[in-house]
About this RNA
Model confidence (mean pLDDT): 88 of 100. A computed fold for a 332-nucleotide part of an RNA from Thermoflexibacter ruber, annotated as large-subunit ribosomal RNA, domain IV.
Context: one part of a larger RNA
RNA sequence: UCAUGGCUAAGGAACUAGGCAAAAUGACCCUGUAACUUCGGGAGAAGGGGAGCCUACUUAGCAAUAAGAGGUCGCAGUGAAAAGGUCCAGGCGACUGUUUAACAAAAACACAUGUCUUUGCGAAAACGAAAGUUGAAGUAUAAGGACUGACACCUGCCCGGUGCUGGAAGGUUAAGGGGGGAUGUUAGGGGCAACCCGAAGCAUUGAACUGAAGCCCCAGUAAACGGCGGCCGUAACUAUAACGGUCCUAAGGUAGCGAAAUUCCUUGUCGGGUAAGUUCCGACCUGCACGAAUGGUGUAACGAUCUGGACGCUGUCUCAGCCAUGAGCUCG
Numbered sequence: 001u002c003a004u005g006g007c008u009a010a011g012g013a014a015c016u017a018g019g020c021a022a023a024a025u026g027a028c029c030c031u032g033u034a035a036c037u038u039c040g041g042g043a044g045a046a047g048g049g050g051a052g053c054c055u056a057c058u059u060a061g062c063a064a065u066a067a068g069a070g071g072u073c074g075c076a077g078u079g080a081a082a083a084g085g086u087c088c089a090g091g092c093g094a095c096u097g098u099u100u101a102a103c104a105a106a107a108a109c110a111c112a113u114g115u116c117u118u119u120g121c122g123a124a125a126a127c128g129a130a131a132g133u134u135g136a137a138g139u140a141u142a143a144g145g146a147c148u149g150a151c152a153c154c155u156g157c158c159c160g161g162u163g164c165u166g167g168a169a170g171g172u173u174a175a176g177g178g179g180g181g182a183u184g185u186u187a188g189g190g191g192c193a194a195c196c197c198g199a200a201g202c203a204u205u206g207a208a209c210u211g212a213a214g215c216c217c218c219a220g221u222a223a224a225c226g227g228c229g230g231c232c233g234u235a236a237c238u239a240u241a242a243c244g245g246u247c248c249u250a251a252g253g254u255a256g257c258g259a260a261a262u263u264c265c266u267u268g269u270c271g272g273g274u275a276a277g278u279u280c281c282g283a284c285c286u287g288c289a290c291g292a293a294u295g296g297u298g299u300a301a302c303g304a305u306c307u308g309g310a311c312g313c314u315g316u317c318u319c320a321g322c323c324a325u326g327a328g329c330u331c332g
Base pairs, nucleotide, nucleotide: 001327002326003325004324005323006322007321008320010318011317014316019313028050029049030048031047036041038150052072053071054070055069057068058067059066060065073077085311086310087309088308089307090306091305092303093302097109098108114147115146116145117144118143119142125134126133127132151298152297153296154295156228157227158226161225162224163221164220165219166218167217170216171215172214176210177209181205182204183203184202185201188197189196190195229247230246231245232244233243256290257287268284269283270282271281272280
């Protein structure tokens, strides 16, 4: 010096990113217990008190013993060890669970609940080349998929785009069908010749017409993917604009919430808490860029969750000191 323990005057978080670590609380008995609440809880809330040993006394009991009364010793009686710190407020997630085996345990995943959607049974879905199998020895109160995520109150407007579902009149449209025609070839014919014409057949090609789904088209559908405006003016102080005008849109964000796990400007402004508060709590609304099952807003209980505060407590600190054990170090 390091590691692990023990003690410490006065102060008591001044330490620090942060009470990290440590200290403190502690089993049992008696008493007592708030807001809030889904009436179950919260709750071991909080807070207060007790404890050893002796007795021939009192009461109860068959008794062990219990309760009381009296006495008594120590610094100390759950005499060692083992054994919740508590409270207030807020965010997130309802909860118990699950997870990155070996840097993340969470607000992530799951969850009961809700909704949409597919599926009538040889079901849909899935595996397989098939046979076949799972689904299921189930049958729509079932099974698969998707989203949401207890509960309470709710869940607004938009179907123009994309998707899905339905429709079938018209347009477009493949192979196939169809085969008008065109070309090659040549029996033959013409020509002095070069060459020209050329039936049938064969070969090549091929117009019109016909031809399904799909697409175009017409509807529906947002707890499908998604989306949910701008400018100007106006009231008898000022300010503001219930009101009006205009442009655009499929429709222009409703309820609720809001500097928020979302707010850039920003340490916004006001209030609270502090002597002093970029954090925190309550408001305001100017929402850069909240918003309703990509759920919105609340919410008792719960949490090795995150944030702020308070009491207790302490070597975290002011500011260090001493002791023990082990190592280091020196000598051998």
The source organism's lineage runs through Bacteria, Pseudomonadati, Bacteroidota, Cytophagales and Thermoflexibacter. Rfam family: Bacterial large subunit ribosomal RNA. Gene Ontology terms of the family: structural constituent of ribosome and ribosome.